This is a predicted structure of a 1403-nucleotide RNA (small-subunit ribosomal RNA) from an uncultured prokaryote. Rfam family: Bacterial small subunit ribosomal RNA. Its family is annotated with ribosome and structural constituent of ribosome in the Gene Ontology. The prediction has a mean pLDDT of 84.
């Protein structure tokens, strides 16, 4: 000292939360010792029991036991001593101890006053104590009563009581005078000592009064009759309405009376940098209380904690008649509570009471006990010790960590335990003894045995135990919380929005560093956490030290009371102020220094501090007060002037609807389109006339006026204010303004008028899913006037009023000055008002900016998280509606402001794309093919799901593939690697079983072959194979939301970024925007930007044209030869075609125009090709948690005689249905038949397969040639020519079915393709809707290839024939750039409002 949390990010506002310290604490876990503190905070609830106030015989009488003496009738009696239990008397009991109920008060604190007072005991000084008297307890006797207690009679003492005397320095006083006291005790030889009375003084303690300070509430605004004052009287220690009688009518209050709530106050304590805030337990001071309420008595002192009386409640005793009691003393008990101790010891110390004293009493006090309740201290060991042991945990399996930690070795002995000693707390009083000194009354002197003083010795410890010593042994002694961020400290497993955590943010839905556990770590440590509370952080109530345009917050506006603040100058006084001195500010505490306990806590001493209050002295600048002066503030008089300023009265035209009349004749009106409505009973339209009400076009203007609300035709009357210029005048008369009292739009209310238009409510018509709306037709209150209420608005500049100061520019309204001018007017300039732009400064930013949101002064109002709520209750105002004032419970972790980047908009601008439009052909209807959904099934394996899944993975499911199902097998396994052991074969062949996999057996004899390979020191070792065992294999099992890689899509769209600089507090912006241009962020220009990167383009392939090189298998023009002489072959040749290498060509290069002298565009020339020539490959940053764990790879999880693996059969081909993609058609631009022409890309040895022969055909036989520019597939088809068909379910169409076949293959039943014959379905161009295509394209025609044993209508390619249309960008879809709004950011498939249901919470 800060941090977390609103957002995608940012700044600011703002609340919530955390880290700190503290406590009379409590709870949880744990717990070794000691010291010092501390401990009923709740029920001021009730209390059993014991103790807590007595003492004095040196005041008095009497006297038990005991002891001594005497007498004795031996029963006892007397005297003395003694001082029990009592009594009279004295002092004390009013202190000490406890508690905080009451009290908001002179109660407390502080400072004063008392000439308005008292004070026992104590101290000092003065005076005095003479003579008498009568009682009464105790006691004795007799009684009453259960008890408590009490009555009568007799008799007795005093330092008890009373009378008289004396009496002032006392009291009263009319100043003459009057009045008031006493007691003795003790002891000596005697003086002694203790008392008594009175007066004065002191000390101490109190009483009373006053100034100032002392909580919340105005949703408490008025209170008061002994009340306020006076006089007389009474009362008190004392002033006083303290009490009483009479008189007066006062007193208090917004500076908060009265009422309500709460509370003892202070020193202090906690916290805080401080100012403050909170608090008042222990200790100290004060107050108050003592079962509750009231009262007095005694006394120096009480209205009395353990006194009295009365009443009440409660409890106890009782013989029922009556009595007794008061723990808020110390212990203790019950109750309530989260919660607070022993029915202990002692008067040894300190103190108190009494006493001459010894001494007695003392739950005050001193000690001990219990409680980690707090603070402080100590210990639980120290050193060495690496193979870094074992075990645990993690692991990438190498290791790491726990960890020098342990073991082990060496050492020490604190604390606790044991043994024995034991300082100091003790000073004394007193007694006694020794020594020394003093004193002795009366005039003087002496002595000691008395008395006094000093010194020395002797006595007194409840409680512990400091400390020292002995012994033994590491032995008896560590936990708690936390580990996602804040906040120091992380891994694994378990769990799977479950269980749970959580102070805030938030974790948990299968890889959780946040739950639970383990290990490890962090923090503190005999404690550690939690809860509660206080302060802090919080400048989050802001005095120090905040704000109010938009975040919460300026009252709607002026007037004005109290109050606050206030111009220039002089004098004097000194209230504030300042300086100095002085008194006080108790002690303790805090702080500093020193000291005592081994240290510390704790304690002691000294100092400082105590910021305050009183008094004295001084100063006179400032503020205030008094006195005086001034004119710059403010006001007044006269002059000039602008204006929708206000009130009243009058008056005008246009428009409007209505009424009357004329013309006219079918519609009008209204809307997006309509309808309701009006109209032949004559509307609308048009003309004339009349009555009527309301509002005032143009002028008219970010023009004017007014405090605001507000004010608009014209005229008159009355009236308020501003401004300007110079002068006269008053002389601070000013500013603000709590309360108060005025004004206050619209709507609304009351009463009476008025009512044209408009128009809530209401009626109707439309719109719509509905339409209690928007639109239309009507229409009543109301709007208007008069009188009176209401009192609110986004009453806004969301900006209170006043005054001063602070760079500018430019409009406009009013008034004035200067100069020029004939003048209008221009220019310069002053003041007042009203606008815009903009600088400094300010602001979170936006913005404000001489009309401040700048800078200052002063006054008022207001704010303190969101919701609840401007609600409830109360009060007040109102006729009502309602206004003003104005909460809480509960709930949330935000709500809100400004700006930024995106995204979005049925916002805007610009522009693209077969996006629409214009066209051509399709799909959607039929049959079939194929994929998907669904259904079915033992299984119909799995994946793909808008575009971007659905002829997709699959470039080809009869078996296999195959992952699915049924069944049969197998378990180190079908395939891989390593190790240990054993063996040397294994394979094959045959037989049997079986559906197969496989299992079981044989392999004897003879013959043949083999008995492995390499090295060898001949022991063996290695390789290989088999068997066995063990590590492990294996998984198309799960998670594409754990991943890599690959891919789709936006999109071949033109975008996406960076460095440096600059701007901004920042997110971010700029660059990349702008003006043009382009297919393009393509290029040019401009510009706080300058450059660069990934994309675009180009470079690459192919195609289109020449050239060149080369010439076989290609080509064949010319030439030669041959033959079956219109042709072919061979040779020659490389001219042409072609092939495949190279190179050329196109660059807006040239011309004209447009454009900004640019980029570029338009047109043209040349050219095979022209503005990217056509096509392809090439896919930026990113988006979709897009797709794929089933291509592959891979983390984690799961299975392991099975979810692995082998085999047979089945399934993936099912079929009421739905969808996608295709094929073939519906025919004449056609079908069929015959004839005939022209390609290109490709493929071929497990292959392509010619000629020829057979078959109607599929095909078969055959086998030439070809590893290919050579041979083959191979026939291209549409086309062309001729013929038939003649509009029909057909010579269209070919589904379906029957029969017969061919081919491939181990095998065509489920389930192949093809052929022939026969059969001949639907279908006559397809609803809503929808797809492709811009040129060699669409359409149409065939050909080839991959996969493949066989099986394309699919897919990938190839060529042939070969169109139409594009005006254009309004609309649909997608996209790009700029801009705008936003409460969206999971981003419009967003956000979000209301009602309802169930549940829950609060009142």
């Nucleotide at each position: 000292a800060g941090a977390g949390u609103u957002u995608g990010a940012u700044c600011a506002u703002g609340g919530c939360u955390c880290a700190g310290a503290a406590u009379g604490a409590a709870c949880g876990u744990u717990g070794g010792c000691g010291g010092c503190g501390u401990g009923g905070a709740u029920u001021a609830g009730g209390c059993a029991u014991g103790c807590a106030a007595g003492u004095c015989g040196u005041g008095c009488g009497a006297u038990a036991a005991g002891c001594c003496c005497c007498c004795u009738u031996c029963g006892g009696g007397g005297g003395g001593u003694g001082g029990a239990c009592a009594g009279c008397g004295g002092c004390g009991a009013a202190a000490g101890g406890g508690a905080g109920a009451g009290u908001a008060a002179c109660g407390c604190g502080u400072g004063g006053a008392u000439a308005a007072c008292c004070u026992a005991c104590c101290c000092c000084c003065g005076a005095g104590a003479c003579c008498g008297g009568g009682a009464u307890a105790g006691c004795u006797g007799c009684g009453g009563g259960a008890a408590a207690c009490u009555g009568c009679a007799g008799g007795u003492a005093a330092u008890a009581c009373c009378g008289g005397a004396u009496a002032a320095u006392g009291u009263c006083u009319c100043c003459g005078g009057a009045c008031c006291a006493a007691u003795g005790g003790u002891g000596u030889g005697a003086u002694u000592c203790c008392g008594c009375u009175u007066g004065g003084g002191g000390a101490u303690g109190g009483g009373u009064c006053c100034g100032c300070g002392u909580c919340c509430u105005a949703u408490u605004a008025g209170c008061u009759u002994g009340u306020u004052g006076g006089u007389g009287g009474g009362g008190u220690a004392a002033c006083g309405g303290c009490c009483u009688a009479c008189c007066a009518a006062g007193g208090c209050u917004a500076c908060g009376a009265u009422g309500g709530g709460u509370a003892c106050c202070g020193g202090g304590c906690g916290u805080g940098a401080g100012a403050g805030c909170g608090u008042g337990g222990c200790c100290c001071g004060g107050c108050u209380c003592a079962c509750u309420g009231g009262g007095a008595c005694u006394g120096a002192g009480a209205c009395a904690c353990u006194g009295c009386c009365c009443a009440g409640a409660c409890a106890c005793c009782u013989a029922c008649g009556g009595g007794u009691g008061g723990c808020u003393g110390c212990a203790g008990u019950c109750g309530a509570g989260a919660a607070u101790c022993u029915u202990c010891g002692g008067c040894a110390a300190u103190g108190a009471g009494c006493g001459c004293a010894a001494g007695c009493u003392u739950g005050a006090c001193c000690g001990a006990g219990c409680g980690a309740c707090g603070c402080c201290g100590c210990g639980u060991g120290c050193g060495g010790g690496a193979u870094g042991a074992a075990g645990g945990c993690c692991u990438u399996c190498g290791g790491g960590u726990u960890g020098u930690a342990a073991a082990c070795c060496g050492c020490u002995g604190u604390c606790a335990g044991u043994u024995g000693g034991g300082a100091g707390g003790a000073a004394a009083u007193c007694g006694u003894u020794g020594g020394g000194g003093g004193u002795c009354a009366u005039g003087g002197g002496c002595a000691a045995u008395g008395c006094c003083c000093c010194c020395g010795g002797u006595u007194u410890g409840a409680c512990a135990a400091a400390u020292c010593c002995u012994c033994a042994g590491a032995g008896g002694a560590a936990g708690u919380a936390c580990g996602g961020g804040c906040u120091a400290a992380g891994u694994u497993c378990g769990u799977g929005c479950c269980a749970g955590c959580a102070g805030c943010c938030g974790c948990g839905g299968u890889a959780a560093g946040a739950c639970g556990a383990a290990c490890c770590g962090u923090a503190c440590g005999a404690a550690c956490g939690u809860u509660a509370u206080u302060c802090g952080g919080a400048a989050u109530c802001a005095c120090u030290g905040g704000g109010c345009u938009u975040a919460a917050a300026g009252a709607g506006u002026g007037c004005g009371u109290a109050g606050g603040c206030g111009g220039u100058u002089u004098g004097g006084a000194a209230a504030g102020u300042u300086g100095g001195g002085u008194g006080u500010g108790a002690a303790a505490u805090c702080c500093c220094u020193c000291g005592g306990c081994u240290c510390a806590a704790c304690c002691g001493a000294g100092g400082a501090a105590u910021u305050g209050c009183g008094c004295c002295c001084a100063a006179a600048a400032c503020u205030g007060g008094c006195a005086g002066a001034c004119u710059a503030g403010a006001g007044g008089g006269a002059g000039a002037c602008a204006g929708a300023g206000g009130u009243g009265a009058g008056u005008g035209g246009a428009a409007c609807g209505u009424a009357g009349g004329g013309u006219g004749g079918a519609g009008c009106g209204g809307u997006g389109a309509a309808a309701u409505g009006c109209g032949u009973u004559g509307a609308u339209a048009u003309c004339c006339u009349a009555a009527g009400g309301a509002a005032c076009a143009c002028c008219a203007g970010u023009a004017g006026c007014g405090a605001a609300a507000g004010c608009g035709g014209c005229u008159c009357a009355c009236u308020g204010g501003a401004c300007c210029g110079g002068u006269c005048u008053u002389g601070a008369c000013g500013c603000u303004g709590a309360g108060g009292a005025g004004c206050g739009a619209a709507a609304g209310c009351u009463a009476g008028g008025g009512g044209a238009g408009c128009a809530a409510a209401c009626g109707g018509g439309a719109u719509u899913a509905g339409a209690u709306a928007c639109c239309c037709c009507g229409g009543u209150a109301g709007u208007c006037c008069u009188a009176g209420c209401c009192c609110u608005a986004a009453a806004c500049g969301a900006u209170g009023a006043a005054u001063g100061c602070u760079u500018g520019g430019u409009g406009u309204g009013g008034c004035g000055g200067g100069u020029a001018u004939c003048g209008a007017u221009c220019c310069c300039u002053g003041c007042c008002g009203u606008g815009c732009c903009g600088g400094a400064g300010c602001u979170a930013a936006c913005g404000c900016a001489u009309u401040a949101a700048g800078u200052a002064u002063c006054c008022c109002g207001c704010c303190u998280g969101g919701g609840g709520a401007g609600u409830a209750c109360g009060g007040u105002c109102g006729c009502a509606a309602g206004g003003c004032u104005g909460a809480a419970a509960c709930u949330c972790a935000a709500a809100g402001g400004a700006a930024u980047u995106g995204a979005c908009g049925g916002g805007g601008g610009c522009c693209c794309g077969c996006a629409c439009a214009a066209g051509c052909g399709g799909u959607g209807g039929a049959g079939c093919a194929u994929g998907u959904g669904g259904u079915u099934u033992a299984a119909u394996u799995c994946g793909a799901c808008g575009c971007a899944a659905c002829g997709c993975g699959a470039a080809g499911a009869a078996c296999c593939a195959u992952a699915c199902c049924c069944g049969g097998g197998c378990u180190u396994g079908a395939a891989c690697u390593g190790u240990g052991c054993a063996c040397g074969a294994c394979c094959g062949u045959c037989u049997a079983a079986g559906a197969a996999a496989u299992u079981a057996g044989a392999u004897u004899u003879u013959c043949u072959c083999u008995u492995u390979c390499c090295c060898u020191u001949c022991g063996g070792g290695g390789a290989c194979g088999u068997g066995u065992a063990u590590a492990c294999a294996g998984g198309u099992g799960c998670u594409g939301c754990a991943u890599g890689g690959c891919u789709g899509u936006c999109g071949u769209c033109a975008g996406c970024u960076c460095g440096u600089g600059c701007c901004g507090u920042g997110a971010g912006g700029u660059g990349u925007u702008g003006g043009g241009u382009u297919a393009a962020g393509u290029c040019c220009c401009g510009c706080a930007a300058c450059g660069a990167g990934c994309g675009c383009a180009a470079c690459c392939c192919u195609u289109g044209u020449g050239c060149u090189u080369a010439g076989u298998u290609g080509c064949u023009a010319a030439c030669u030869u041959g033959u079956u002489u219109u042709a072919c072959a061979a040779g020659u040749g490389c001219a042409c075609u072609c092939u495949a290498g190279g190179g050329a060509g196109a660059c807006u290069g040239c011309c004209g125009g447009u454009g900004a002298c640019a980029a570029a565009c338009c047109g043209g020339a040349g050219g095979a090709a022209g503005g990217u020539g056509g096509g392809g490959a090439u896919g930026a940053c990113g988006u979709c948690a897009a797709g794929u764990c089933a291509u592959c790879a891979u983390g984690g999880c799961c299975c392991u005689u099975a979810c692995a693996u082998c085999c047979c059969g089945g399934g993936c081909u099912a079929c009421a249905c739905a969808c996608g993609u295709g094929c073939u058609a519906c025919a004449a631009u056609g079908g069929c038949g015959u004839g005939u022409a022209c390609a290109a890309u490709g493929g071929g040895u497990u292959g392509c397969g010619a000629a020829c022969c057979c078959g109607c055909g599929a095909g078969g036989g055959g086998g030439a040639g070809c590893c290919a520019a050579u041979c083959c597939c191979a026939a291209a088809a549409a086309g062309c020519a001729c013929g038939c068909c003649u509009c029909a379910g057909u010579u269209c169409g070919g589904a379906u079915u029957g029969c017969a076949g061919u081919c491939u293959g181990c095998a065509a039943c489920u389930c192949g393709a093809c052929u022939g014959c026969a059969u001949g379905a639907a279908g006559u161009c397809g609803g809503a809707a929808u797809c492709g295509c811009u040129a060699g394209u669409a359409a149409u025609c065939g050909c080839g290839g991959a996969u493949c044993a066989g099986c394309a209508u699919g897919c990938c390619g190839c060529g042939g024939u070969g169109a139409a249309u594009c005006c254009g960008u309004u609309c649909c879809c997608g996209g790009g750039c700029c801009u705008u709004g936003u409460a969206c950011a999971c981003a419009c498939c967003g956000c979000c409002c209301g009602u309802c249901a169930a549940g829950u919470c609060a009142g």